Small-subunit ribosomal RNA, 5' domain from Cupriavidus numazuensis NBRC 100056, 523 nucleotides, folded computationally. Lineage of the source: Bacteria > Pseudomonadati > Betaproteobacteria > Burkholderiaceae > Cupriavidus numazuensis. Model confidence (mean pLDDT): 87 of 100.
Context: one part of a larger RNA
RNA sequence: AUUGAACGCUGGCGGCAUGCCUUACACAUGCAAGUCGAACGGCAGCACGGGCUUCGGCCUGGUGGCGAGUGGCGAACGGGUGAGUAAUACAUCGGAACGUGCCCUGUCGUGGGGGAUAACUAGUCGAAAGAUUAGCUAAUACCGCAUACGACCUGAGGGUGAAAGCGGGGGACCGAAAGGCCUCGCGCGAUAGGAGCGGCCGAUGUCUGAUUAGCUAGUUGGUGGGGUAAAAGCCUACCAAGGCGACGAUCAGUAGCUGGUCUGAGAGGACGAUCAGCCACACUGGGACUGAGACACGGCCCAGACUCCUACGGGAGGCAGCAGUGGGGAAUUUUGGACAAUGGGGGCAACCCUGAUCCAGCAAUGCCGCGUGUGUGAAGAAGGCCUUCGGGUUGUAAAGCACUUUUGUCCGGAAAGAAAUCCCUUGCCCUAAUACGGCGGGGGGAUGACGGUACCGGAAGAAUAAGCACCGGCUAACUACGUGCCAGCAGCCGCGGUAAUACGUAGGGUGCGAGCGUUAAUC
Numbered sequence: 001a002u003u004g005a006a007c008g009c010u011g012g013c014g015g016c017a018u019g020c021c022u023u024a025c026a027c028a029u030g031c032a033a034g035u036c037g038a039a040c041g042g043c044a045g046c047a048c049g050g051g052c053u054u055c056g057g058c059c060u061g062g063u064g065g066c067g068a069g070u071g072g073c074g075a076a077c078g079g080g081u082g083a084g085u086a087a088u089a090c091a092u093c094g095g096a097a098c099g100u101g102c103c104c105u106g107u108c109g110u111g112g113g114g115g116a117u118a119a120c121u122a123g124u125c126g127a128a129a130g131a132u133u134a135g136c137u138a139a140u141a142c143c144g145c146a147u148a149c150g151a152c153c154u155g156a157g158g159g160u161g162a163a164a165g166c167g168g169g170g171g172a173c174c175g176a177a178a179g180g181c182c183u184c185g186c187g188c189g190a191u192a193g194g195a196g197c198g199g200c201c202g203a204u205g206u207c208u209g210a211u212u213a214g215c216u217a218g219u220u221g222g223u224g225g226g227g228u229a230a231a232a233g234c235c236u237a238c239c240a241a242g243g244c245g246a247c248g249a250u251c252a253g254u255a256g257c258u259g260g261u262c263u264g265a266g267a268g269g270a271c272g273a274u275c276a277g278c279c280a281c282a283c284u285g286g287g288a289c290u291g292a293g294a295c296a297c298g299g300c301c302c303a304g305a306c307u308c309c310u311a312c313g314g315g316a317g318g319c320a321g322c323a324g325u326g327g328g329g330a331a332u333u334u335u336g337g338a339c340a341a342u343g344g345g346g347g348c349a350a351c352c353c354u355g356a357u358c359c360a361g362c363a364a365u366g367c368c369g370c371g372u373g374u375g376u377g378a379a380g381a382a383g384g385c386c387u388u389c390g391g392g393u394u395g396u397a398a399a400g401c402a403c404u405u406u407u408g409u410c411c412g413g414a415a416a417g418a419a420a421u422c423c424c425u426u427g428c429c430c431u432a433a434u435a436c437g438g439c440g441g442g443g444g445g446a447u448g449a450c451g452g453u454a455c456c457g458g459a460a461g462a463a464u465a466a467g468c469a470c471c472g473g474c475u476a477a478c479u480a481c482g483u484g485c486c487a488g489c490a491g492c493c494g495c496g497g498u499a500a501u502a503c504g505u506a507g508g509g510u511g512c513g514a515g516c517g518u519u520a521a522u523c
Stems, first nucleotide, its partner, number of pairs: 001522003005519005012370006018363002020328001025326003029323003034073003039070002042066002046064003049060004080281003089206007098198003103194008111145001113143002120135006151160003165186006173180002207253003214244003219241008256278004260271004283304005306317004334360001336359003342356001343354004373403004383394004409459005417450001422444008467512005472493003478507005488495002
């Protein structure tokens, strides 16, 4: 000088930060990932319309919408933790044999069919979790056929492989209507390129121990085969006998790495909280499935430990998400508000979800700022303490007088953070179209958790606000009394055995100040 600090005494306010460093210990409860009806069949519940009515109500998907279900996208992001890991990691610099949903830019398509199944209905089993039988039905779910600019395979002749629809608007024509048809938008399929992201390989660097000196059998290399999105002993059969090591292999211990942080004139040393990048993990161990992407924190299966339910047959669970509880510990917060902003997921949108985030609450934990009054005031008051008894000191300190009102209290006003999406209008584009839609300009309205907060104005009133450590030397600051090697102090030297500036108390003083000391730790 510093700290994610703790402890003791004390404590007025504000701003900005920070807050389980220990048991990767166990967890009650709530929330943390949903969304789309413009993919689909439908209609449990709500509202509306219609019909019936004995006025109790009943029927009806017709409409808004929508529980459960099929389907799509998301759930691999965001959030947490640091156990493991000394190199399968990280940092920097390179490399070639790869993948890529959504997004952007091109090219070419989007024709015609089929069979199921959940929901639902009827039943059965079970305490429950749930399971099961029969029957009905739809799709942007599933499967053939056709076609093939690219693409893939090839023995270069040829061969293989695709798709899905939904919504808005409309003049002529067709149609009883739905609609056909036209057009716009969102989608779907194939392919090429891009952006961003990811997988892989190499080099260099990255703690301690030799009281660890030899290590290695898929081990090192080759060939054939397999495998992956992709190179490779990645895997396998055979062949060869290699490969690493005092420039420290192997083994053991410790440890997430970095940007950075602290310190220091620097070189260096120590550390890796918060914030940012990467990695690893998700009760412990193993495994794959789905998918563009996982071997998946709030998915699945198996095994184990633990907890819970049970009708004893069988089931359920995983806070190292946000709060919170127990435990451990010197020690670390609310079971709060809002999606208003920023961002993310879904959706044409409206909007919905979001313990990400933004805010509020608690804590002097830290940094910074402010205040606890200002001026005047000598009879140098009283009281305290000391005294050589003359006095000295506390001390302009107080009182008194004159002011001020930061902060606090009360009263009144009152933000920025919020302009996009949306609506109206206008120019251009698309178009048969003055329709719908897209792009640009102009105008309008709505939306604030924080919060009646910040801030502003006013009122009364010195009112609401000072402590802690030290005073032998180091080291700024001294006297009295008590005690009598006792009680005690102490960072080092050392004090205390009858006048102790070193113990305890008082007066006085010194230092810092809403803090001050102590302990721990680093330079």